[in-house]
RNA sequence: UCAGACGGCCGGGUGACCGCGGCAUGCGCAGGCAUGUCGAGGAAAGUCCGGGCUCCACGGAAAGACGGUGCCGGUUAACGGCCGGCGGGGGCGACCCCAGGGAUAGCGCCACAGAAAUGACACCGCCUAAGGCCCUAAAGGCCCGGCAAGGUUGAAAUGGUGCGGUAAGAGCGCACCGCGGUCCUGGCAACAGGAACGGCACGGCAAGCCCCACCGGGAGCAAGACCAAAUAGGGACGGCACGUGAUGUUUUCCGCAUCGCCGUCCGGGUCGGUCGCGUGAGGUGUGUGGCGACACACAUCCCAGAGGAAUGGUCACCCCUUUCGCAAGGAAGGACAGAACCCGGCUUACAGGCCGUCUGAUUUU
RNA sequence: GGGGCUGUAGCUCAGUUGGGAGAGCGCGUGAAUGGCAUUCACGAGGUCAGCGGUUCGAUCCCGCUCAGCUCCACCA
Numbered sequence: 001u002c003a004g005a006c007g008g009c010c011g012g013g014u015g016a017c018c019g020c021g022g023c024a025u026g027c028g029c030a031g032g033c034a035u036g037u038c039g040a041g042g043a044a045a046g047u048c049c050g051g052g053c054u055c056c057a058c059g060g061a062a063a064g065a066c067g068g069u070g071c072c073g074g075u076u077a078a079c080g081g082c083c084g085g086c087g088g089g090g091g092c093g094a095c096c097c098c099a100g101g102g103a104u105a106g107c108g109c110c111a112c113a114g115a116a117a118u119g120a121c122a123c124c125g126c127c128u129a130a131g132g133c134c135c136u137a138a139a140g141g142c143c144c145g146g147c148a149a150g151g152u153u154g155a156a157a158u159g160g161u162g163c164g165g166u167a168a169g170a171g172c173g174c175a176c177c178g179c180g181g182u183c184c185u186g187g188c189a190a191c192a193g194g195a196a197c198g199g200c201a202c203g204g205c206a207a208g209c210c211c212c213a214c215c216g217g218g219a220g221c222a223a224g225a226c227c228a229a230a231u232a233g234g235g236a237c238g239g240c241a242c243g244u245g246a247u248g249u250u251u252u253c254c255g256c257a258u259c260g261c262c263g264u265c266c267g268g269g270u271c272g273g274u275c276g277c278g279u280g281a282g283g284u285g286u287g288u289g290g291c292g293a294c295a296c297a298c299a300u301c302c303c304a305g306a307g308g309a310a311u312g313g314u315c316a317c318c319c320c321u322u323u324c325g326c327a328a329g330g331a332a333g334g335a336c337a338g339a340a341c342c343c344g345g346c347u348u349a350c351a352g353g354c355c356g357u358c359u360g361a362u363u364u365u
Numbered sequence: 366g367g368g369g370c371u372g373u374a375g376c377u378c379a380g381u382u383g384g385g386a387g388a389g390c391g392c393g394u395g396a397a398u399g400g401c402a403u404u405c406a407c408g409a410g411g412u413c414a415g416c417g418g419u420u421c422g423a424u425c426c427c428g429c430u431c432a433g434c435u436c437c438a439c440c441a
Stems, first nucleotide, its partner, number of pairs: 001361010012318007020039008041336001045347002048345005053220004066216005071085005086100001087098004101211002106209002108205003123151002125147003131143004159177006178200001179198002182195005224275004234266007245259005282301008319334006366437007375390004384421001392408005414430005
């Protein structure tokens, strides 16, 4: 210098003027006005997990069903998050990726192709030593057989390589590698290393059913609590009416059903209002412990909260991007997005920029 | 704000132990008719909403994103 890996941060700045929402104080009979102060995010988003909080259910515990999680250890209020380690895979490397328990509990599936897809198998092929037959001088041919080395198919073919061995072959024998269970050593553990043994028995799929271990009662702030109008309707009491009455049955008669009117009081719901609602697993700084996630101690700060609605605009200078211009300079524009009960994570979107650590290559000294 | 469901041809929908993408209506061409409709025959038409993962292989199994639909005050 170029190419890259990882981690963290910012995400337009300053000033003036005008405006919007909350709160406090003051003034005003009131509509309101004045002053002060605060006023979006790293994701406020998706609602994918976990909790706080609230109501409902429940005598306690466990099991079953259903749903979820899944190497080991730690962290945390909790988690499917995070940290550290292990194993596997990728990269020259920094480093990155993995839903990563069990296929010897059982069931199921493995299309097409292929001889054969799991009780593995024999299409092409290899062999004729032993047994039988033909011809026999021999070679040869046939039967009975032996074999799985090579070929062919497939995503996948039942250990691999080499030597020996054999009629041809084969873990048939041996060496190394792989695999299996046993023992020893190290480690909390996952696991790693080693020893002797076994001739290989055990294909893949569990983001198919399932088995094992662990976790989960259900719903969600439109949860839930409180105050409470007019009208209508309900109830209690008192008074007047007791059947020739009133009301309803779309008019009338009959029939049927119900009981009315006035006053006082009570309780429920609706419209509406208040709370829940922001001092919290809180922010910042320093120190200590820990590899780290994180924990602890001290100091300091109070920092949006409403109706679904506020959180903005203009100008000047600066920053960045695009564009015009030889130049001076001019023009346009500022990523994704936007609280609504709160918090911890994950995921997704994001123009541009800054900082730190590290890797590889090349050049120069 | 919070819960639930759906997405397959132009429209309405099927699609299961994961292996062929389908049906009806509609559309096009031809036949039949003097002509039209009905009818018959043939045919075209698909990012299985999008992206990624598991698997030899995904409409199907899993995750994320997008779009659409629907329900939710209190009391009795």
Two RNAs folded together computationally: RNase P RNA and transfer RNA, 441 nucleotides in total. It holds a member of the Rfam family "Bacterial RNase P class A". Rfam describes the family as follows. Ribonuclease P (RNase P) is a ubiquitous endoribonuclease, found in archaea, bacteria and eukarya as well as chloroplasts and mitochondria. By type it is a ribozyme. The coordinates come from a structure-prediction model, not an experiment, and the mean pLDDT is 79.